RNAcentral holds the sequence, with entries from Rfam. A computed fold for a 72-nucleotide RNA from Hondaea fermentalgiana, annotated as transfer RNA. Its Rfam family is "tRNA". Rfam describes the family as follows. Transfer RNA (tRNA) molecules are approximately 80 nucleotides in length. It is annotated as a transfer RNA. Taxonomically the source falls in Hondaea (Eukaryota, Sar, Stramenopiles, Labyrinthulomycetes). The coordinates come from a structure-prediction model, not an experiment, and the mean pLDDT is 83.
RNA sequence: UCCCGGUUAGCUCAGCGGCAGAGCGUUUGACUCUUAAUCAAAUGGUCGAGGGUUCGAUCCCCUCAUUGGGAA
Numbered sequence: 001u002c003c004c005g006g007u008u009a010g011c012u013c014a015g016c017g018g019c020a021g022a023g024c025g026u027u028u029g030a031c032u033c034u035u036a037a038u039c040a041a042a043u044g045g046u047c048g049a050g051g052g053u054u055c056g057a058u059c060c061c062c063u064c065a066u067u068g069g070g071a072a
Stems, first nucleotide, its partner, number of pairs: 001071007010024004018055001025043006048064005
């Protein structure tokens, strides 16, 4: 320098144009002599940044940032 992939909740990850989800975590409650486990509820997001396309963008296009891999 060129090519490919990742970036979404505190963490690990889903989400193929139409209100952004799960598990774990955290908090509260139930249960228990107590703790753990279990059960219930609650808590959760400028979807990496900026622009474009579209009636509508996490999703499509462009640029940039960052991270991983490959080629020379």